[in-house]
RNA sequence: UCAGACGGCUGGAUGGCUGCGGGGCUUUGGCCUCGAGGAAAGUCCGGGCUCCACGGAAACAGGAUGCCGGGUAAUGCCCGGCGGGGGCGACCCCAGGGAAAGUGCCACAGAGAACAGACCGCCCGGGCAUGUCCUGGGUAAGGGUGAAACGGUGCGGUAAGAGCGCACCGCGCUUCCAGCAAUGGCAGCGGCACGGCAAACCCCAUCCGGAGCAAGACCAAAUAGGGGUGGCACAUGGGCCUGUUUCCGGCUCGUCGCCCGGGUUGGUCGCGCGAGGCGUCCGGUAACGGACGUCCCAGAGGAAUAGUCAUCCAUGCGCUUCGGCGCGGGACAGAACCCGGCUUACAGGCCGUCUGACAUU
Numbered sequence: 001u002c003a004g005a006c007g008g009c010u011g012g013a014u015g016g017c018u019g020c021g022g023g024g025c026u027u028u029g030g031c032c033u034c035g036a037g038g039a040a041a042g043u044c045c046g047g048g049c050u051c052c053a054c055g056g057a058a059a060c061a062g063g064a065u066g067c068c069g070g071g072u073a074a075u076g077c078c079c080g081g082c083g084g085g086g087g088c089g090a091c092c093c094c095a096g097g098g099a100a101a102g103u104g105c106c107a108c109a110g111a112g113a114a115c116a117g118a119c120c121g122c123c124c125g126g127g128c129a130u131g132u133c134c135u136g137g138g139u140a141a142g143g144g145u146g147a148a149a150c151g152g153u154g155c156g157g158u159a160a161g162a163g164c165g166c167a168c169c170g171c172g173c174u175u176c177c178a179g180c181a182a183u184g185g186c187a188g189c190g191g192c193a194c195g196g197c198a199a200a201c202c203c204c205a206u207c208c209g210g211a212g213c214a215a216g217a218c219c220a221a222a223u224a225g226g227g228g229u230g231g232c233a234c235a236u237g238g239g240c241c242u243g244u245u246u247c248c249g250g251c252u253c254g255u256c257g258c259c260c261g262g263g264u265u266g267g268u269c270g271c272g273c274g275a276g277g278c279g280u281c282c283g284g285u286a287a288c289g290g291a292c293g294u295c296c297c298a299g300a301g302g303a304a305u306a307g308u309c310a311u312c313c314a315u316g317c318g319c320u321u322c323g324g325c326g327c328g329g330g331a332c333a334g335a336a337c338c339c340g341g342c343u344u345a346c347a348g349g350c351c352g353u354c355u356g357a358c359a360u361u
Base pairs, nucleotide, nucleotide: 001357002356003355004354005353006352007351008350009349010348012312013311014310015309016308017307018306020035021034022033023032024031025030037332041343042342044341045340046339047338048337049212050211051210052209062208063207064206065205066204067081068080069079070078071077082096083094084093085092086091097203098202102201103200104197105196106195119143120142121139122138123137124136125135126134127133128131151169152168153167154166155165156164170192171190172189173188174187176185177184178183216269217268218267219266226260227259228258229257230256231255232254237253238252239251240250241249276295277294278293279292280291281290282289283288313330315328316327317326318325319324
């Protein structure tokens, strides 16, 4: 210098004027103070809080998670490690328990796909028609099919072959060593028995009650309607049962006050001091934890957090006499009970650590 890997920060600044929402003070004129985010988003996990259900425990069913250790209020999150895979490397990726509990599946191709199998080939024998032939048997080295062919490579061995024998590798078992563990390593034994799939059923281990701030709690006027009670009124009465009248029959009862209950519209709380932010130190590889200091930092209801001007900061385009000038525009997005994560969106800018290549000293 170029190409990359990983991690973090920022994502307009300052001032004037005019506004908006919350809180405080007030002499009611005003004054002071606070006012979006790293994701406020998706609502995907885990909690707090609230109500409902529930005597305790266990089991079944269902769901989730799934190497090991640690962190945490908790997690499916985070940190560290192990194993496997990829990359020259920094580093990245993994739905990473069990396939000797059982069931099931393995398309196409292929002779054969899990109690294997023989198409070509190789080898031994028989036949006569002596061939690119027929037939009996052996074999699985080689070819061929496939995602996968029942250990691999080499040497020996053999009619040809074959773990048939041996060496190494792989696999399995056992002992020992290192490690908290996952796991790794040495040695010995076994001739190989045990193909793959559990994001197929299943088995094992661990965890899990439901609903959500429209949760939920409190206050509660007028009118209508309900219940109780007291005063007054009273039925040979009033009202309704057919448009009107009469008779018969049935049902029903006025008014005033007080109390209770219910809870529509509404009001208050829940609701902003919290697993809180920042700084320093200490412990820890880290996630994180502890101590001390300091700060108070939106709250609310369909919802304020804005507008404009000036100067600057980046940035795009055009012009340029290279001094500048003009125009445009400032990423994604926007709280609604709160917190910890994950995921997704994000113009541009900045910082740190590391890797590879080349060049120079």
A computed fold for a 361-nucleotide RNA from a Pseudomonadota bacterium, annotated as Bacterial RNase P class A. The sequence was found by an Rfam model in a public genome assembly.